A computed fold for an 88-nucleotide RNA from Neomoorella thermoacetica, annotated as c-di-GMP-I riboswitch aptamer. NCBI's taxonomy places the organism under Bacteria, Bacillati, Bacillota, Neomoorellaceae, Neomoorella. It was read from a public genome assembly, where an Rfam model found it. The coordinates come from a structure-prediction model, not an experiment, and the mean pLDDT is 84.
RNA sequence: UCAAUAAAAGGGCAAACCUGUCGAAAGGCAGGGGCGCAAAGCCAUGGGCCUAAAGCCCGGAAAGGGCUAUGGUUGCCAGGUUGCCGGU
Numbered sequence: 001u002c003a004a005u006a007a008a009a010g011g012g013c014a015a016a017c018c019u020g021u022c023g024a025a026a027g028g029c030a031g032g033g034g035c036g037c038a039a040a041g042c043c044a045u046g047g048g049c050c051u052a053a054a055g056c057c058c059g060g061a062a063a064g065g066g067c068u069a070u071g072g073u074u075g076c077c078a079g080g081u082u083g084c085c086g087g088u
Base pairs, nucleotide, nucleotide: 004088005087012037013036017032018031019030020029021028022027035075041081042080043079045078046077047076048073049072050071055067056066057065058064
C1' cells in the first nucleotide's frame, strides 16, 4: 500500500418531547434532549408518503368542500457519490 474482517474503546450523528424562530401548511433552522443510527455523510433522480398557499372546479355569494406540487420528507425504499477510528 492492497484485499478480507470480529469485539471493545475513542470520536460522530440525533427520534419523541420542550423553547425560540421562519413558513399557508407539511416541514426547516437554532438551543435543550436522547429513541435510535456504520453512512442517521451528501444528492429530491425513480417510487412511496406528508402538506395544499397560488391556480382550477363545486357553491348565487359568503362559509365550506374537491382536485392539483411548483412545497416538503434521504431517520420510508431504491439509485448515485464520498468516506473516519481500531484489533487480526